[in-house]
Context: one part of a larger RNA
């Protein structure tokens, strides 16, 4: 100097508190451990691994077993020597692959050839998701959007060093003032960037519809006021008033005004550093290592096992609810090898037909909620696992191993020990929709908008952090 301290003294933070919802008990779903396996590929590990890499394991992915098969090699240059080369057919096989037949080459030319493509060949040499993240690049967690780290001059100091950066206020803030051996400067904080909210301008079609005709309909003429769309502007700084404070930053103010008010709401942004913190299986890359195999290829099977343990979910125990009727109202997305309307069949899952759209045109497209009625507190008209039958639907193929329907069956479970977790408002909680990946397959992720809450006296205690002071035998 630092770091710790069951010292001290200011302060923060959904960190206690004060609420509302869960988790832990049940079932399912999903990763994990552990067990089993021929394999059940491999990484991630307290927080900061565990619905995590995986935005989607039937085959393919793939990386793991088992069996067949290849050996300059699936790929990539470079040398030779051939060309009727790419398909295509039969026949053998579980495929790769063998074997046999057929078979129009293509481009440029000085007609010598070159080259694209394919077959053989020899060798350099490919190839390795084999190892090491403690040899590494890039990338990322994390402390933490915490307010903080640190330089140059100057000055103390024998010196490590310290001074600035501490102090007296203040703030979300090393934000600002004001003192001060210190001036001053840097990365960070705020600002700048993005979006919601308020108004203008510009513009009017696919989008709107006051007024005027018309229609079953903004249908259609008009129009562009309005709502919307996208681009550009203004708007908000403690500016104004009062209080208060040191005359100073600043704080109070259910003061004005304002759509908004004290950082407006959110996002994007992550100082210096930490944990040898995570990745050699995203990609790069040293070094070791295999090289008729640690490479390549196809079949089948595995990543889906299954006594049990944990984590994250989702459906529930009901009546603030369940059935059955009836019925309005969004938003942010997708759609040509897709979106798929009206019609028409089936209970249906779904088919038939296909109208219209590269889409503010056409389409995908709501739900709880409200109103009637029931059911009367039961293991039930709750709860849906399960499981038997019969379908539907992607796809070359659902046995292992998909996804959905319809009748049937009708398990646990009547609010969960100990303990533990999110959350301060358009949040929590609910409720229902879209995308991504995708042929098919979402309770995960990501994102949208409908409904819409209770509570915070406070800062003693827990957990984290910052900033000063002490004490250390610790570095």
């Nucleotide at each position: 100097u630092g770091a710790c301290g069951g010292g001290g003294g200011c302060c923060c933070g959904c960190a206690c508190a004060a609420g509302c919802g869960g988790u832990g008990g049940a079932g399912c779903a999903u990763g994990u451990g552990g067990u089993u396996u021929a394999a059940u590929u491999c990484g991630a590990a307290g927080c900061a691994a565990c619905g995590c890499g995986c935005a989607g394991a039937a085959c393919c992915u793939u990386a793991c077993c088992a069996g067949c098969c290849c050996u300059u090699g699936a790929c990539a240059u470079g040398c030779c020597c051939g060309g009727c080369u790419a398909c295509c057919u039969a026949c053998g096989g579980a495929g790769a692959c063998g074997u046999a037949g057929g078979g129009u080459u293509c481009c440029c030319u000085u007609c010598g050839g070159g080259g694209a493509c394919c077959g053989g060949g020899a060798c350099a040499c490919a190839g390795g998701u084999g190892c090491u993240g403690c040899a590494u690049g890039g990338c990322u967690g994390u402390c933490g959007u915490c307010a903080g780290c640190u330089c140059g001059u100057g000055u103390c100091g024998u010196g490590a060093g310290a001074u600035g950066u501490u102090g007296g206020g203040u703030u979300a803030a090393g934000u600002c003032c004001c003192g001060c051996a210190a001036c001053g400067a840097g990365c960070g904080c705020a600002a700048c960037c993005c979006u919601c909210g308020c108004c203008c301008u510009u513009a009017g079609u696919u989008g709107c519809c006051a007024g005027c005709a018309u229609u079953c309909a903004g249908u259609u003429g008009g129009g562009c006021a309005c709502u919307c769309u996208a681009a550009g502007g203004g708007g908000a700084c403690u500016g104004c008033c009062g209080g208060u404070g040191a005359u100073a930053a600043g704080c109070c103010g259910a003061g004005a005004g304002g759509a908004a008010g004290g950082u407006g709401g959110g996002g994007a942004u992550g100082a210096c550093g930490u944990c040898a913190a995570g990745u050699c299986c995203u990609c790069a890359u040293g070094g070791c290592c295999c090289u008729u195999a640690c490479g390549g290829g196809c079949u089948g099977g595995g990543c889906u096992a299954c006594a049990c343990a944990c984590g994250u979910g989702c459906u529930a125990c009901a009546a603030u609810g369940g059935u059955g009727g009836u019925g309005a109202c969004a938003g942010u997305g997708g759609g040509c090898a897709g979106c798929g309307a009206a019609g028409g069949a089936g209970c249906g899952a779904u088919c038939c037909c296909g109208a219209g759209c590269u889409a503010a045109u056409c389409u995908c497209c709501a739900a709880a909620a409200g109103c009637c009625a029931u059911c009367u507190c039961a293991g039930u008209u709750c709860g849906g696992a399960u499981u038997g039958c019969a379908c539907u639907c992607u796809g070359c193929a659902a046995c292992u191993c998909g996804a959905g329907u319809g009748c049937a069956u009708g398990a646990a479970g009547u609010u969960g020990g100990a303990a533990u977790c999110g959350c301060u408002a358009g949040u929590a909680a609910u409720c229902g929709c879209g995308g991504a990946u995708c042929a098919g397959c979402a309770c995960g992720c990501c994102g949208c908008g409908g409904u819409g809450a209770a509570u915070a006296c406070g800062u003693u205690c827990c957990c984290g952090g910052g900033c000063c002071u002490u004490g250390u035998a610790c570095a």
Predicted 3D model of a 475-nucleotide part of an RNA (small-subunit ribosomal RNA, 3' major domain) from Pseudorhizobium pelagicum.
Taxonomically the source falls in Pseudorhizobium (Bacteria, Pseudomonadati, Alphaproteobacteria, Rhizobiaceae).
It matches the Rfam family "Bacterial small subunit ribosomal RNA". Gene Ontology terms of the family: structural constituent of ribosome and ribosome.
RNAcentral holds the full RNA, with entries from ENA and SILVA.
Its mean pLDDT, the model's own confidence on a scale to 100, is 82.